[in-house]
């Protein structure tokens, strides 16, 4: 420098313009003589700044960072 792809919870990760959802960890109860497995429930997220649009995580435009290609 030129194309391409990501960016969502403490991690991993879905989500075709209309309530943002899983499992993992956490933290609380259940179970146990204690612990672990198990089971039940709580917390907690859209990189950023603007535009479109009733309504944006989702379209569009600038930017930051991370991979991949030449």
């Nucleotide at each position: 420098u030129g194309g391409g792809g990501g960016a969502u919870a403490g991690u991993u990760u879905a989500g075709c313009g209309g309530u943002a959802g899983a499992a993992c960890u956490a933290c609380c109860g259940g179970c146990u003589c204690u612990g672990a497995c198990c089971c039940g429930g709580u917390c907690a997220g859209c990189c950023c700044u603007g535009g479109u649009u009733c309504g944006a995580a989702u379209c569009c435009a600038g930017g930051u960072c991370c991979c991949c290609c030449a």

The RNA shown here (transfer RNA) has 70 nucleotides and comes from Komagataeibacter oboediens DSM 11826. Rfam family: tRNA. Rfam classes the family as a transfer RNA. The source organism's lineage runs through Bacteria, Pseudomonadati, Pseudomonadota, Acetobacterales and Komagataeibacter oboediens. The sequence is in RNAcentral, with records from ENA.